[in-house]
RNA sequence: GCGAGCGUAGCUCAGUUGGUAGAGCAUCCGCCUGAUACGCGGCAGGUCGAAGGUUCGACUCCUUCCGCUCGCACCA
Numbered sequence: 001g002c003g004a005g006c007g008u009a010g011c012u013c014a015g016u017u018g019g020u021a022g023a024g025c026a027u028c029c030g031c032c033u034g035a036u037a038c039g040c041g042g043c044a045g046g047u048c049g050a051a052g053g054u055u056c057g058a059c060u061c062c063u064u065c066c067g068c069u070c071g072c073a074c075c076a
Base pairs, nucleotide, nucleotide: 001072002071003070004069005068006067007066010025011024012023013022019056028042029041030040031039049065050064051063052062053061
């Protein structure tokens, strides 16, 4: 340099043909206990990597850029 994949909650990841963003774990609160742990219940937590485009409507489609990973090529 060329190509491919990935980027969504603190972490690991889903998200169906474009139509109200979710799960598990963790945090916090409560129940349980003499107390702790375990267990049970609940709340909160998101510019969906960034910017633009298409659309009535975009995490989803298109373009450019950023980061990570992998493959190929090149160089001394």
Description
The RNA shown here (transfer RNA) has 76 nucleotides and comes from a Candidatus Kaiserbacteria bacterium. Its Rfam family is "tRNA". It is annotated as a transfer RNA.